[in-house]
Model confidence (mean pLDDT): 86 of 100. Predicted 3D model of a 77-nucleotide RNA (c-di-GMP-I-GGC riboswitch aptamer) from uncultured Rubrobacter sp. Rfam family: c-di-GMP-I-GGC riboswitch aptamer. The family has 40 seed sequences and 1,298 matches in Rfam 15.1. The organism belongs to Rubrobacter, within Bacteria. RNAcentral holds the sequence, with entries from MGnify.
């Protein structure tokens, strides 16, 4: 540094079954796209539930918003 070299990978939106109040998750279809779209909520955004008159406060989610840490295939240098 690049994935049209090649052999492969992941999987948005929508639909269906399941979980969960919800954000959101998980399974099959699907594919918009991804070189870390592998994994950690560590910092900051964003949403979601509770509580609060309000500032705010607990509790979650999102790793396919950004940054950060780890770890990885194939090719080129």
């Nucleotide at each position: 540094u690049g994935g049209a070299a090649a052999a492969g990978g992941c999987a948005a939106a929508c639909u269906c079954g399941c979980c969960g109040c919800g954000a959101g998750g998980u399974g099959a279809g699907g594919g918009c796209g991804c070189a870390a779209a592998g994994c950690c909520a560590c910092g900051g955004g964003c949403c979601u539930c509770u509580c609060g008159a309000a500032a705010g406060a607990g509790a979650g989610g999102u790793a396919g918003c950004c940054g950060g840490g780890c770890u990885a295939c194939c090719g080129a240098a």